[in-house]
Context: one part of a larger RNA
RNA sequence: UGACGGGGGCCCGCACAAGCGGUGGAGCAUGUGGUUUAAUUCGAUGCAACGCGAAGAACCUUACCAGGGUUUGACAUACCACAAAGUUUAGUGAAAGCUAUCCGUGCUUUCUCUUCGGAGAUAGAAUGUGGAUACAGGUGGUGCAUGGCUGUCGUCAGCUCGUGUCGUGAGAUGUUGGGUUAAGUCCCGCAACGAGCGCAACCCUCGUUUUUAGUUGCCAUUAUUAAGUUGGGAACCCUAAAAAGACUGCCCGUGAUAAGCGGGAGGAAGGUGAGGAUGACGUCAAGUCAGCAUGCCCCUUACACUCUGGGCUACACACGUGCUACAAUGGUCAGGACAAAGAGUUGCCAGCCCGCGAGGGUGAGCUAAUCUCAUAAACCUGAUCUCAGUUCAGAUUGCAGGCUGCAACUCGCCUGCAUGAAGGCGGAAUCGCUAGUAAUCGCGGGUCAGCAUACCGCGGUGAAUUCGUUCCCGGGCCUUGUACA
Repeated sequence: UGACGGGGGCCCGCACAAGCGGUGGAGCAUGUGGUUUAAUUCGAUGCAACGCGAAGAACCUUACCAGGGUUUGACAUACCACAAAGUUUAGUGAAAGCUAUCCGUGCUUUCUCUUCGGAGAUAGAAUGUGGAUACAGGUGGUGCAUGGCUGUCGUCAGCUCGUGUCGUGAGAUGUUGGGUUAAGUCCCGCAACGAGCGCAACCCUCGUUUUUAGUUGCCAUUAUUAAGUUGGGAACCCUAAAAAGACUGCCCGUGAUAAGCGGGAGGAAGGUGAGGAUGACGUCAAGUCAGCAUGCCCCUUACACUCUGGGCUACACACGUGCUACAAUGGUCAGGACAAAGAGUUGCCAGCCCGCGAGGGUGAGCUAAUCUCAUAAACCUGAUCUCAGUUCAGAUUGCAGGCUGCAACUCGCCUGCAUGAAGGCGGAAUCGCUAGUAAUCGCGGGUCAGCAUACCGCGGUGAAUUCGUUCCCGGGCCUUGUACA
């Protein structure tokens, strides 16, 4: 100087407390461990691995296993020879491939001939086949050789430097102290004076108003219609660009006349307005050689490449994360209402017809404020069920179908009929959340041929509680002890 203390002081954080809803019990989905297996590819492992890499394993993917094949190779750059590229057919085979075979003669440069249509020769580019050698190739090893990227402490308020001063020195000072703040934020003081990386602000979205603009969006007045449908309108809404607006600016109190704090006015918004992006010096030899790059080591008729089939989907079990429930604040049936944000031409698919339905047929519009996905659901009104393993719950299984796709057996999703399991609110323990939040309700998107209870977004309805900081956990500052570095 640090680190540590079941030392002290001060202060924060959904850290506790106060509340609300869960997990832990059930069934299922999914990940992991374990076990099994020819293989169940590999990585991630306290917080910070476990719906993680994977924004989607039937083939492909795919790295694993079994079997069939290839050896200058699936891919790159060079050399030589032949051939335009390419294409048809047959045999064998699970395919890859292997063997044989038919048709075919382009483009560019230069030269020659020419009946000016073209023909021949030459060289070249690209491509294919064969050959030879340099080489290719490796998701083989090492994340403890690395780059890059990322997680984490932590959006915590810290981490340092120059000059000066002090100390023999390691170092100290500044950065400590008195106040204050979300903040090393600001003020005052001070052997310090300044500065840098962080904080804040600058950036994006939302909240108010104005201006500009008025179609595909809008409709107050006036006609019109089944319908903003049409005429018309530019007010409103909305869209999307530019501005304004909030700064403790004003008032009162308080404070050291400071920084600030408490209250108030005006205001759409008030003291960081709300949310996002943004992550200092560093820590964990944290994670990643399988995203990529890369040193070294290793393989080179194989640890490379290709194909078919299988596996990654196994199942006495254990754990994590979720979905659906256990019901009456509910289930079922009928009728009625209100979103936002997105996506669409290899696409979204209206309307009509067929089908109980998944869906099929036909077919208009839309490269989209125009058309489509697209009926939002919870909600409201009425009817019914009456506390029961039920008109709760839906697992499992049988049968019959639909869709995608060469192909749904291993191993997809959906529909109808039948079947109707566990489950009566969950032990010890444990998680999230402070406001348009939790809880609850549906909608969309990416991935994607097909497949979503996951992920990323969107809006609808919309709470309770916070006395407080004694305690648990994590963190910041000062101080103290130490046989630790």
This is a predicted structure of a 485-nucleotide part of an RNA (small-subunit ribosomal RNA, 3' major domain) from an uncultured bacterium. RNAcentral holds the full RNA, with entries from ENA and SILVA. Its Rfam family is "Bacterial small subunit ribosomal RNA". Rfam links the family to the GO terms ribosome and structural constituent of ribosome.